Two RNAs folded together computationally: RNase P RNA and transfer RNA, 442 nucleotides in total.
Its mean pLDDT, the model's own confidence on a scale to 100, is 75.
It holds a member of the Rfam family "Bacterial RNase P class A". By type it is a ribozyme. Rfam links the family to the GO terms dimeric ribonuclease P complex, tRNA processing and ribonuclease P activity.

[in-house]
């Protein structure tokens, strides 16, 4: 020096100046008010504010209703957490020389169903080609055995080696793999690792299943209050409706039975405010203690946008970044950037993105 | 804001549950027929199944992410 890896970090330029825009608060005016208008002052997007993909607060649905019976959803351990399919370590498998990284990671020896085409044969049967045997009219053909080798295919009946045979073959016979089952040791578990006794698995569960946990529904347009509107209009049906879980069932509520719930048709009226909601909280920030980490606990300080067709901006100067150009300078010209923009609030995950730092770590090549 | 759904030749649809050759109708090029031209008839062409990854041996179909479009909600 060159390449790669992992953590992390910063800025979304900064200063000044004019203008402007939402919000809150205090003043002053107008105005019966509800509001308005000015003037100061604080304050005013993001790491995703995004996807709505998970998890929870909150709300209603009766105080979580029961029972079955579908529907979803997860899936190695062991920890964190207000919860998770989320994190944190770890284990197995897999990628990589390596640092590291990547896994929808129960079950296919419980069933069922698929394995197109090609191949004899896709899972229970068989043999194209070949090998061996036998007979015959003998470069061939016909019975028979065979699955070592060839050929198909993603995938062909556990792997080497050896015995055996006419020529083979788990037919046997050691060692392997693999699976049930019983055990030692190691760990906290997943597991690793080691001994015995049976056995011999085609793949596929992001097919149905099976086995284990697990999950009640809608969403702030949830809900609550008020104002408005009103003839509670006409004309048919009517005794039941509706709601709690996607179905039944049962069991709560709620309207309601001729003074008539409800549905339908037609015709007519409102579609304003204000609360939920701007927040003292699973809060932010520094630090400082445990724990390998996630995260936990303690101590100080802060109080952090809240519209409603929607504010958060524009514009000059200086400085700084950059990018281009030569006439290589305190040199011109440009440019001021990506991806995007709160909508009840939180905690993940994914997705989309410009330009810079700054630690560790590996791998190569060269020098001491 | 929340919810629910659809993307397959040029156009309207099939196929997705349950993987195995991408298919109709219509339109389109070409010939016939006709003086011509419509209608007929007979042949043909036209799809990376909205994008991108996974899982299968194999994806239009399954799963995840992701982009356009439509419908619904005082």
């Nucleotide at each position: 020096c060159g390449a790669a890896g992992c953590a992390g970090g910063a800025g979304g330029a900064a200063c000044a100046g004019u203008c402007g825009c939402g919000c809150u608060u205090u003043a002053a005016g107008u105005g019966c008010a509800g509001a308005u208008u000015u003037a100061a002052a604080g304050u005013g997007a993001g790491g995703a504010a995004a996807g709505u993909c998970c998890g929870a607060g909150c709300u209603c649905c009766a105080c979580a209703g029961a029972a079955u019976c579908a529907g979803g959803g997860c899936g190695c351990c062991c920890g964190g957490u207000a919860a998770u399919u989320c994190c944190g370590g770890g284990g197995c498998g897999g990628a990589g020389u390596g640092a590291u990284c990547c896994g929808a990671c129960g079950g296919a020896a419980a069933g069922u169903g698929c394995c197109g085409c090609a191949g004899a044969a896709a899972c229970u049967a068989u043999a194209c080609c070949g090998c061996c045997c036998g007979c015959u009219a003998a470069c061939a053909g016909c019975g028979g055995g065979u699955a070592a080798g060839g050929g198909u295919g993603a995938a062909a009946u556990u792997g080497u080696g050896g015995u055996g045979u006419a020529a083979g073959a788990g037919a046997c016979c050691a060692c392997g793999g693999c699976c049930a089952c019983c055990g030692g040791c190691a760990g906290a578990g997943a597991u690793g690792u080691u001994g015995g006794u049976g056995g011999u698995g085609g793949g596929u569960a992001a097919a149905c299943c099976c086995c284990g946990c697990c999950c009640g529904g809608a969403g702030c347009a949830a809900g609550g209050c008020c104002a408005a509107a009103u003839a509670g209009g006409g004309g048919a049906a009517g005794a039941g409706g509706g709601g709690u879980u996607g179905a039944u069932u049962c069991g709560c509520c709620c309207c309601g039975u001729u003074a008539g719930a409800u549905u339908c048709c037609c015709g007519g009226g409102u579609g304003g405010g204000c609360u939920g909601c701007a927040c003292a909280g699973a809060g932010c920030a520094a630090u400082c203690g445990c724990g390998u980490a996630a995260c936990c606990g303690g101590u100080u300080g802060c109080c952090a946008a809240g519209a409603u067709a929607a504010a958060u901006g524009a514009c000059u100067g200086u400085u700084g970044g950059u990018u281009u150009c030569c006439u290589u300078g305190c040199g011109a010209a440009g440019c001021u950037u990506a991806c995007a923009g709160a909508a009840c609030u939180c905690g993940g995950c994914u997705u989309a993105u410009c330009u810079c730092c700054u630690g560790c770590u590996u791998c190569g090549u060269u020098u001491u | 804001c929340g919810g629910g759904g659809u993307g397959u030749g040029g156009c309207g649809c099939a196929g997705u549950c349950a993987g195995g050759c991408a298919g109709c109708g219509c339109g389109c090029u070409u010939g016939c027929u006709u003086u011509g031209g419509g209608a007929g008839c007979a042949a043909g062409a036209u799809g990376u199944c909205g994008g991108a990854g996974g899982u299968u041996c194999a994806a239009a179909u399954c799963c995840u992410c992701u982009c356009a479009c439509c419908c619904c909600g005082a």